[in-house]
Molecule: Glycine riboswitch aptamer
Organism: Peptococcaceae bacterium
RNA sequence: CCUCUGGAGAGACCUCCCUUGCGGAGGCGCCGAAGGGGUAAGGCCUUAAGCCUUAAGGUGAAGGCCUAAUCUCUCAGGUCAAAAGACAGAGG
Numbered sequence: 001c002c003u004c005u006g007g008a009g010a011g012a013c014c015u016c017c018c019u020u021g022c023g024g025a026g027g028c029g030c031c032g033a034a035g036g037g038g039u040a041a042g043g044c045c046u047u048a049a050g051c052c053u054u055a056a057g058g059u060g061a062a063g064g065c066c067u068a069a070u071c072u073c074u075c076a077g078g079u080c081a082a083a084a085g086a087c088a089g090a091g092g
Base pairs, nucleotide, nucleotide: 001092002091003090004089005088006087011028013027014026015025016024017023018021029079030078031077035075036073037072038071042066043065044064045063046062050059051058052057
């Protein structure tokens, strides 16, 4: 990466339109488990004064860089079923 299996949440709300379909557009709510954004501890590097040390060097405020989620935001997505679906298991 591919296949199979399991897999949560939240209005069958309101208005309008048509080809009258579990259709489309808009509005107000709501959900977090596609995707996307944010956050810590920690790690690495540089390093003032001072201190330790025979020396080499060590320590060191501060600064820079890297990094997480099922937490958080709700851009995207979703809000009967189906589809999708993080993640888990099995096989290739």